Predicted 3D model of a 364-nucleotide part of an RNA (large-subunit ribosomal RNA, domain IV) from a Planctomycetota bacterium.
Its Rfam family is "Bacterial large subunit ribosomal RNA". Its family is annotated with structural constituent of ribosome and ribosome in the Gene Ontology.
Taxonomically the source falls in Planctomycetota (Bacteria, Pseudomonadati).
[in-house]
Context: one part of a larger RNA
RNA sequence: CCCCCGUUAAGGAACUCGGCAAAUUGGCUCCGUAACUUCGGAAGAAGGAGCGCCUUGACCGGUGAUGCCCCUCGCGGGCAAGAGCCGAUCGAGGCCGCAGGGAAACGGCACUGGCGACUGCUUACCAAAAGCACAGGACUGUGCGAAGCCGCAGAGGCGACGUAUACAGUCUGACGCCUGCUCGGUGCUGGAAGGUUAAGGCAAGGGGUUAGUGGAGGGCAACUUCCGCGAAGCUCUGAACCGAAGCCCCAGUUAACGGCGGCCGUAACUAUGACGGUCCUAAGGUAGCGAAGUUCCUUGUCAGGUAAGUUCUGACGCGCAUGAAUGGCGUAACGACUGGUGCACUGUCUCAACGGGGGGCCCG
Numbered sequence: 001c002c003c004c005c006g007u008u009a010a011g012g013a014a015c016u017c018g019g020c021a022a023a024u025u026g027g028c029u030c031c032g033u034a035a036c037u038u039c040g041g042a043a044g045a046a047g048g049a050g051c052g053c054c055u056u057g058a059c060c061g062g063u064g065a066u067g068c069c070c071c072u073c074g075c076g077g078g079c080a081a082g083a084g085c086c087g088a089u090c091g092a093g094g095c096c097g098c099a100g101g102g103a104a105a106c107g108g109c110a111c112u113g114g115c116g117a118c119u120g121c122u123u124a125c126c127a128a129a130a131g132c133a134c135a136g137g138a139c140u141g142u143g144c145g146a147a148g149c150c151g152c153a154g155a156g157g158c159g160a161c162g163u164a165u166a167c168a169g170u171c172u173g174a175c176g177c178c179u180g181c182u183c184g185g186u187g188c189u190g191g192a193a194g195g196u197u198a199a200g201g202c203a204a205g206g207g208g209u210u211a212g213u214g215g216a217g218g219g220c221a222a223c224u225u226c227c228g229c230g231a232a233g234c235u236c237u238g239a240a241c242c243g244a245a246g247c248c249c250c251a252g253u254u255a256a257c258g259g260c261g262g263c264c265g266u267a268a269c270u271a272u273g274a275c276g277g278u279c280c281u282a283a284g285g286u287a288g289c290g291a292a293g294u295u296c297c298u299u300g301u302c303a304g305g306u307a308a309g310u311u312c313u314g315a316c317g318c319g320c321a322u323g324a325a326u327g328g329c330g331u332a333a334c335g336a337c338u339g340g341u342g343c344a345c346u347g348u349c350u351c352a353a354c355g356g357g358g359g360g361c362c363c364g
Base pairs, nucleotide, nucleotide: 001359002358003357004356005355006354007353008352010350011349014348019345027051028050029049030048031047036041038174052095053094054093055092056091057090058089060087061086062085063084066080067079068078069077070076096100108343109342110341111340112339113338114337115335116334120132121131136172137171138170139169140168141167142166148158149157150156175330176329177328178327180260181259182258185257186256187253188252189251190250191249194248195247196246200242201241205237206236207235208234209233212229213228214227215226216225217224218223261279262278263277264276265275288322289319300316301315302314303313304312
């Protein structure tokens, strides 16, 4: 010097990102207990008092000594008394210590925000959470050989020995009050007149090949070479026309994906703008909430709390860039969640000291 532990004057969070850690509290009985509330809770709220031992009284519970009677006499039955002992409760008197839940086990508490309703689940080995799940809500699909899923599958299986109060998919997430406008785009559903459109069908035409034939050349001849035209067959190609769904098109649909404006002017101080004008849009953000887990400017401004408050709470509202099941706003209870404050308490600190144990250091 390091680790673990114990104690500490005065102060008591001044420590620190933050009371992290430690300390406080702690059991049982009794008294007593607020806001709020979904009437269950909140509650062990908070805050108090008592607690050992000896003697003794009362009363309660257990056990039951003993006496009497009966008899089919035994380890039998009945009746009456309640001694002694054990335990609980209440009371009186007394004793000792600094201390009586004498050790140990054994909640610190309160106020106020945020998020998530709750109990649960999770990154086995750095994250337990405001993440996941959840009852509840909603939409969509599915009529049964269901949809959906597993499978190489016209097999088989799950769904389900279920049948729309069912099953599957997706979103939201108790409960309370609610959930506005927009269908132009994208998606989905429906529609089928028209446009477009594949394979395929039908097939005009075109190309290749050449039996034959016209011309030119070689050869005594048989024959042969080159150029042109070219039937049938075979083959390559192929316009028009007939060809579905889809797409275009027409509608519907947002608890489908999503979206939810700008400029200028205006009231008898000023300021502001109920009001007006104009441009654009599918429609221009309703109720709520709001410097927010969202606010850049920003330590916004005001109020509260402090001696002093970039945090916190309540307000305000020009919301850089809130907003309604990617749910909005509330909400009792709950939380090893997260922010702010107070009481208690402390070696966290002012500021360190001493002690115990184990290392470190030396010898072996």